RNA sequence: GGGCGGUUAGCUCAGUUGGGAGAGCGCAUGCCUUACAAGCAUGAGGUCGUGGGUUCAAAUCCCGCAUCGCCCA
Numbered sequence: 001g002g003g004c005g006g007u008u009a010g011c012u013c014a015g016u017u018g019g020g021a022g023a024g025c026g027c028a029u030g031c032c033u034u035a036c037a038a039g040c041a042u043g044a045g046g047u048c049g050u051g052g053g054u055u056c057a058a059a060u061c062c063c064g065c066a067u068c069g070c071c072c073a
Stems, first nucleotide, its partner, number of pairs: 001072007010025004019056001027043005049065005
């Protein structure tokens, strides 16, 4: 330099007719317990990497950029 794939909650990751932003773990509060753990209930937590474009409507489609990984040279 070229090619491919990834970027969504604190972490690991889902998210295909383009219209609800989610799960597990973690965290907070309550219940339970002598207490802790486990369990149960409730809750907080998101510029969906970034800038544009298309569309009535974009995490999702298109283009640029950034960044991480793999392959080729």
Molecule: transfer RNA
Organism: bacterium